[in-house]
RNA sequence: AGUCCUGUGGCCCAGCGGCGAAGGCACCUGGUUUACACCCAGUCGAUCGACGGUUCGAGUCCGUCCAGGACUA
Numbered sequence: 001a002g003u004c005c006u007g008u009g010g011c012c013c014a015g016c017g018g019c020g021a022a023g024g025c026a027c028c029u030g031g032u033u034u035a036c037a038c039c040c041a042g043u044c045g046a047u048c049g050a051c052g053g054u055u056c057g058a059g060u061c062c063g064u065c066c067a068g069g070a071c072u073a
Stems, first nucleotide, its partner, number of pairs: 001072007010025003018056001028042004049065005
């Protein structure tokens, strides 16, 4: 320098262009316990890496960047 992949709550990870973005863990609250842990119940938390574009409608499609990774040279 080129090609490709990935980027979604604190972490992991889903999400045929048409919901209010699903789930697990963690945190928090309550129960349980002498207490802690385990366990049970419940709550909260995301505008989807950034900026543009297409569309009636974009997390999803397109472009340029940014970050990380793989390969080639």

Predicted 3D model of a 73-nucleotide RNA (transfer RNA) from Brakhagea lacunae. The sequence is in RNAcentral, with records from ENA and Rfam. RNAcentral records the identical sequence in 5 taxa. Model confidence (mean pLDDT): 81 of 100. Its Rfam family is "tRNA". By type it is a transfer RNA. The organism belongs to Brakhagea, within Bacteria.